[in-house]
Model confidence (mean pLDDT): 81 of 100. Transfer RNA from Mizuhopecten yessoensis, 73 nucleotides, folded computationally. The organism belongs to Mizuhopecten, within Eukaryota. The RNAcentral record of the sequence draws on Ensembl Metazoa and Rfam. Its Rfam family is "tRNA". Rfam links the family to the GO term triplet codon-amino acid adaptor activity. By type it is a transfer RNA.
RNA sequence: GACCAGAUAGCUCAAUUGGUAGAGCAUUUGUCUAGAGUUCAGAGGGUCCCGGGUUCAAACCCCGGUCUGGCCG
Repeated sequence: GACCAGAUAGCUCAAUUGGUAGAGCAUUUGUCUAGAGUUCAGAGGGUCCCGGGUUCAAACCCCGGUCUGGCCG
C1' cells in the first nucleotide's frame, strides 16, 4: 500500500432485507435467608464509532474518515 470483517448499555453480544433499540452478566430495589449466597419479580443505564447524503422515516441504504482484528505484498 491492496483486500476482508468489525465498532450498539459498565462487559460479552443480538436486532428476521428501513418503521418506538434488546438479551445475558454486572449494578440497584424488593422477595428469600439467622446472615451471606442461590431462586424469583422489578428498576436504572444508549449521541447505535465520527461527519455528510438519500428517505415521510436510517443502527440498517450510499459517500468519506477514525480505530481494532485478519490476510496479501